[in-house]
This is a predicted structure of a 98-nucleotide RNA (Glycine riboswitch aptamer) from Janthinobacterium sp. Taxonomically the source falls in Janthinobacterium (Bacteria, Pseudomonadati, Burkholderiales, Oxalobacteraceae). Its Rfam family is "Glycine riboswitch aptamer". Rfam links the family to the GO term glycine biosynthetic process. The same sequence occurs in records of 2 taxa. Its mean pLDDT, the model's own confidence on a scale to 100, is 75.

RNA sequence: GAGUCUUGAUCGGGAGAGGGUUGCGAGCGAAUUCGCCAGCGCAGCCGCCGAAGGGGCACUACCCAAAAACUCUCAGGCAAAAGGACCGAUCAAGGGAC
Numbered sequence: 001g002a003g004u005c006u007u008g009a010u011c012g013g014g015a016g017a018g019g020g021u022u023g024c025g026a027g028c029g030a031a032u033u034c035g036c037c038a039g040c041g042c043a044g045c046c047g048c049c050g051a052a053g054g055g056g057c058a059c060u061a062c063c064c065a066a067a068a069a070c071u072c073u074c075a076g077g078c079a080a081a082a083g084g085a086c087c088g089a090u091c092a093a094g095g096g097a098c
Base pairs, nucleotide, nucleotide: 004095005094006093007092008091009090010089011088012087013086018046020045021044022043023042024041025040027036028035029034047078048077049076053074054072055071056070060065
């Protein structure tokens, strides 16, 4: 010691898909064999999404290995919020061609 690599922190950007349905509980109601319930908890059922994570495979390599933004949908998710691969900026630490 690089319009370089990795990791971390902060900030900004960041897609898809049901505010599905049933039961019970809680709650609410001028109500007590009743009614309500885009919200809360538990359980079931159906549909769907891919961009935390995880599995498979293509390319590479060809013994091993490695492995995508493809694929599966285990996990996760399907109003908003949150989360979110990935991208950018700043800072810090560690590598590092020359």